[in-house]
RNA sequence: GCCCCCGUAGCUCAAUGGACAGAGCAUCACACUCCUAACGUGAGGAUAUAGGUUCGAUUCCUAUCGGGGGCA
Numbered sequence: 001g002c003c004c005c006c007g008u009a010g011c012u013c014a015a016u017g018g019a020c021a022g023a024g025c026a027u028c029a030c031a032c033u034c035c036u037a038a039c040g041u042g043a044g045g046a047u048a049u050a051g052g053u054u055c056g057a058u059u060c061c062u063a064u065c066g067g068g069g070g071c072a
Base pairs, nucleotide, nucleotide: 001071002070003069004068005067006066007065010025011024012023013022018055027043028042029041030040048064049063050062051061052060
């Protein structure tokens, strides 16, 4: 330099055009308890960035950024 794959919550993963983007663990609050843990209830938290297509984009297209792999 060229080609391929990936980027969603603090972490691990769903959602593959359609209404409020969900789950587990973690965090916080409440309840329980003599206290702690466990269990229970609830809350906050995310689509890498910028454009485009579309009535509608996490999903499709382009560019950029970042990570991984292959060839030279």